[in-house]
Molecule: c-di-GMP-I riboswitch aptamer
RNA sequence: UCACGAUAACGGCAAACUUGUCGAAAGGCAAGGACGCAAAGCUACAGGGUCUUCUUGACGGAAAGUCAAUGACAGCCAGCUACCGAA
Numbered sequence: 001u002c003a004c005g006a007u008a009a010c011g012g013c014a015a016a017c018u019u020g021u022c023g024a025a026a027g028g029c030a031a032g033g034a035c036g037c038a039a040a041g042c043u044a045c046a047g048g049g050u051c052u053u054c055u056u057g058a059c060g061g062a063a064a065g066u067c068a069a070u071g072a073c074a075g076c077c078a079g080c081u082a083c084c085g086a087a
Base pairs, nucleotide, nucleotide: 004085005084012037013036017032018031019030020029021028022027035075041080042079043078047077048076049073050072051071056068057067058066059065
């Protein structure tokens, strides 16, 4: 340096759920709370994937409905960066 990851050290994050709040929704934020995490740090048109449909567009005579992100998710994969050092 590249791999790798121990009931190691110093520390870190925080699922479900609850309360408040923003949003049409998905979901976000704050507090509480810990299921877990060695990248659960960062990156969301310009890698893939997933979720949502107020508006808008397409299909439809219309209604219903379906499709499509300009909305979200990094705790799905991926990319980038990084602390520690037993085997």